[in-house]
Context: one part of a larger RNA
Molecule: small-subunit ribosomal RNA, 5' domain
Organism: Betaproteobacteria bacterium
RNA sequence: GAUUGAACGCUGGCGGCAUGCCUUACACAUGCAAGUCGAACGCGAAAGCGGGGCAACCCGCAAGUAGAGUGGCGAACGGGUGAGUAAUGCAUCGGAACAUUUCCAGUAGCGGGGGAUAACCUGUCGAAAGAUAGGCUAAUACCGCAUACGCCCUACGGGGGAAAGCGGAGGACCGCAAGGCUUCGCACUAUUGGAGUGGCCGAUGUCGGAUUAGCUAGUUGGUGGGGUAACGGCCCACCAAGGCGACGAUCCGUAGCUGGUCUGAGAGGACGAUCAGCCACACUGGAACUGAGACACGGUCCAGACUCCUACGGGAGGCAGCAGUGGGGAAUUUUGGACAAUGGGCGAAAGCCUGAUCCAGCCAUGCCGCGUGAGUGAAGAAGGCCUUCGGGUUGUAAAGCUCUUUCGGUGGGGACGAAAUGGUUUGUGCUAAUACCACGAACUGAUGACGGUACCCGAAGAAGAAGCACCGGCUAACUACGUGCCAGCAGCCGCGGUAAUACGUAGGGUGCAGGCGUUAAUC
Repeated sequence: GAUUGAACGCUGGCGGCAUGCCUUACACAUGCAAGUCGAACGCGAAAGCGGGGCAACCCGCAAGUAGAGUGGCGAACGGGUGAGUAAUGCAUCGGAACAUUUCCAGUAGCGGGGGAUAACCUGUCGAAAGAUAGGCUAAUACCGCAUACGCCCUACGGGGGAAAGCGGAGGACCGCAAGGCUUCGCACUAUUGGAGUGGCCGAUGUCGGAUUAGCUAGUUGGUGGGGUAACGGCCCACCAAGGCGACGAUCCGUAGCUGGUCUGAGAGGACGAUCAGCCACACUGGAACUGAGACACGGUCCAGACUCCUACGGGAGGCAGCAGUGGGGAAUUUUGGACAAUGGGCGAAAGCCUGAUCCAGCCAUGCCGCGUGAGUGAAGAAGGCCUUCGGGUUGUAAAGCUCUUUCGGUGGGGACGAAAUGGUUUGUGCUAAUACCACGAACUGAUGACGGUACCCGAAGAAGAAGCACCGGCUAACUACGUGCCAGCAGCCGCGGUAAUACGUAGGGUGCAGGCGUUAAUC
C1' cells in the first nucleotide's frame, strides 16, 4: 500500500447492489418447513336450512361434501452444517465386472379365476400413548391358472417366469336393461436400445512432525465356495509366506476438498464466507427394513445421555430446515409477505403443497452513486487567535444581493416483470365418425407478493443534511497558553526536569469524507 463475513471509539443525510453466529456439531419454548391423487377403492358425518311430531325423534337438502382409511407416486430431491475424514475424500485423466423409478424409441402382450383385509360395527384392557377379540366389505392391494416374440436357467434333452384397470366418445350389430362391441387417451406386463443418473477400479497430485523407524495374521497371494446390481479377503474353508517402508511405511498433530478468493510485476505466499461441483454428518453409538434409489435431518428398532408427561404401571422428544429463545462471545438480522415469477412433488386437468424461491424488514458490514447549494459580494464588518501594537490571520469565508431545487418532505398520475395453462374458430392426424383426443395456427379472457414500489408530473422553500484523525522526523500540515521527568504521549527513533511545533486546551493548518481512526488478520 492492498485486502476483510470483521469488532471497538467518535460521528451519521439519501439511494442502488451485495453480505450478515467466523465462538458452543451447546441446549431448545412456539409456529411453519412434504405432500398429493375421488379419472385406483370401499365407506361417509356435522353445523345450518326446510318439513312432520306434544316430545324423544324422523324425513329431505346440506352432500356422496368435510373427513379418516386401503392403494399409488413422492417423501433418497430441495434446504442446513463442517463434527469427522490426510484418503473408503477431493481434483484431473483413464478403465470394466454393473444397476437404473420416471423420460424417449422399438418389439410383444394386457385372457380367465380365487381368498383375504383396513376403514366400519360390537366388545375388552389402559391415566395416556395405544393395544386386542369377534363380525362385514372393495380395489390399479394380494395369490394361483392360462399364454411367452423377445427374457432367465440348462447337462442342450429340457425347464422357469407376467399383467389392472380407469376415464372420454359413439354409428351399425347383440342385449329387457346395465352393458357388450368399436374407438381414443392414460395406466399396466415382459423385453431391447438410448438419454441422464448412480455404484465400482486404476494412475498422478493433495499440510506439518524422524525428539514417530520399523509396520502388518484376513495380514499378502492362490484354489474352491458364499455374497453383491457388479469386480474384489468383501466374507469363509484349505494351501503358500508373503505385503508395505528413508522415493518416509507406521504413529502423532492439524484439516472437509475443488472451481476459486486475497495479495503480488510475476514466480510465489495466505485463505476456502457468500455463489457453483463433490464428500461427510443429522442428540451420541449401533443395526437393518421398505424401496429404482437410504442403511434415510423433519422413517423404524436397540443401547446411552438429556428434557418433558404420568393415575408410578408406562409413555413422548431431537432446529447442523425458516424465523425465534437461552447460553457462549469483541461480534452477526424478522417468531414478516406471497406462491405473482422460476423451479420441485402429486394430479388427465382444474388445482393443492412448497420458510426451495421471489420479495419485504433490520445493520454505514462492504462496494458504488448522489447530496449537504450556485453566482456575486472588501466597509477586507463584528467576534476569535496571534502580534514587533504598525498590523497579520480566520477570509469571499459570513452578512447582503441574484439564482437553482438534485435528494428529503408534500399533492397527483403510475408500471415492466404476464403469457403460457384456459376459451372460441380453424387445419392436420387418429377413427366407421363432422364425437372424443393429440398437435399446429389465428383471435381472445383471467392471473402481481413486491406495491400505490420504481418511474413521471406539480407546487413550496437554501430551506432538513459533516464529521473524524493528524500537524517533532519517517509523513502532508505551526503558533499561543497551561503543565514542569508531574500529568501524560508513543508504530520506531524518542518527547516532558520553567519559553515543549512531540503532553493538555485554543486558534490556524493538513488528510480523508458519510465516514474517519484504532485493534485483529493476510500478502